[in-house]
Small-subunit ribosomal RNA, central domain from Nicotiana glauca, 350 nucleotides, folded computationally. The source organism's lineage runs through Eukaryota, Tracheophyta, Magnoliopsida, Nicotianeae and Nicotiana.
Context: one part of a larger RNA
RNA sequence: UUGGGCAUAAAGUGUCUGUAGGUGGCUUUUUAAGUCUGCCGUUAAAUCCCAAGGCUCAACCCUGGACAGGCAGUGGAAACUACCAAGCUGGAGUAUAGUAGGGGCAGAGGGAAUUUUUGGUGGAACGGUGAAACGCAUAGAGAUCGAAAAGAACACCAACGGUGAAAGUACUCUGCUGGGCCGACACUGACACCGAGAGACGAAGGCUAGGGAAGCGAAUACGAUUAGAUAACCUAGUAGUCCUAGCCGUAAAUAAUGGAUACUAGGCGUUGUGCGUAUCAACCCAUACAGUACUGUAGCUAACACAUUAAGUAUCCCCCCUGGGGAGUACGUUCGCAAGAAUAAAACUC
Numbered sequence: 001u002u003g004g005g006c007a008u009a010a011a012g013u014g015u016c017u018g019u020a021g022g023u024g025g026c027u028u029u030u031u032a033a034g035u036c037u038g039c040c041g042u043u044a045a046a047u048c049c050c051a052a053g054g055c056u057c058a059a060c061c062c063u064g065g066a067c068a069g070g071c072a073g074u075g076g077a078a079a080c081u082a083c084c085a086a087g088c089u090g091g092a093g094u095a096u097a098g099u100a101g102g103g104g105c106a107g108a109g110g111g112a113a114u115u116u117u118u119g120g121u122g123g124a125a126c127g128g129u130g131a132a133a134c135g136c137a138u139a140g141a142g143a144u145c146g147a148a149a150a151g152a153a154c155a156c157c158a159a160c161g162g163u164g165a166a167a168g169u170a171c172u173c174u175g176c177u178g179g180g181c182c183g184a185c186a187c188u189g190a191c192a193c194c195g196a197g198a199g200a201c202g203a204a205g206g207c208u209a210g211g212g213a214a215g216c217g218a219a220u221a222c223g224a225u226u227a228g229a230u231a232a233c234c235u236a237g238u239a240g241u242c243c244u245a246g247c248c249g250u251a252a253a254u255a256a257u258g259g260a261u262a263c264u265a266g267g268c269g270u271u272g273u274g275c276g277u278a279u280c281a282a283c284c285c286a287u288a289c290a291g292u293a294c295u296g297u298a299g300c301u302a303a304c305a306c307a308u309u310a311a312g313u314a315u316c317c318c319c320c321c322u323g324g325g326g327a328g329u330a331c332g333u334u335c336g337c338a339a340g341a342a343u344a345a346a347a348c349u350c
Base pairs, nucleotide, nucleotide: 003322004321005320008303012318014201015200016199017198021194022193023192025088026087027086028085031082033081034080035077036076037075038074039073041071042070043069049065050064051063053061054060091191092188093187094186096183098181099180103177104176105175106174107173108172109171110154114150115149116148117147118146119145120144121143126135162169163168206247207246208245209244210243211242215241216240220236221235223233258317259316260315261314262313263312266295267294269292270291271290272289273288274287276285299306323350324349325348332343333342334341335340
């Protein structure tokens, strides 16, 4: 390489859009490129194979014959793929009646808590720990009752609930806006699926510039602990955390499970929508589609487990893996302000 694999053993890109490309629904027609088939030519000799022969045999030599496969030509077939033409509606989409939602962006408003400042009361501790100390306090702390300011986060509701491609998303209201689902079945008529490169988004943290800074808090300082203590614990506390405009592009970015389509027992919850039944009405009951949980049969699995939301049965497309270490490193290249990211070896060793 072929092959075999990718939840947990090596291996699914963090997620989506989409170019080339690969693959692609039903019916009829055309052509004959692929496909199948007949014939013919060629594929040097030697070699290989088969049948005879010659060296006493054999190796060896010699004579004759032939297959497979390849290429070209020519005649035919038309099921499948492809092409041509015409149609269809089940895939896909558009329009339409509804509907749920922490989906996104912007603006406005709110209360609890915390800290600080200020005023009153009051008068000795407070704080912290395993125990303490540093710290704070008679220049009046802590406690308590008023007033004011600031920043950040939104208790209860709250759920194994919702929503979004993922990251993510929750105080309340308003404006703009994306997507989903369901119903009826009007329209288009395969317009589809995947997707190398490419592009967009992408937690936390970090970087640049300007703001902001209540609490928390890397670094740092102090106090303890300890043999030591550059830690864990305590008291402080800078960057940061927040906002605006950019950059970075990584995570155990996890369901450690790529996307799409079809099929294959059930049971029991729950979310959205619809229909039937029922009723004064809401429930209840039965049922369909779309999500989301638990349990479980066949099957599958090395086992654990998975099991209509598959890790089952199949098809299509893409990423990736090939003993451990060296190493996700060196060198080179691209990107980045930098930090670094991406791509990515070998020697050597077991």
The full RNA is in RNAcentral, with records from SILVA.
It matches the Rfam family "Bacterial small subunit ribosomal RNA".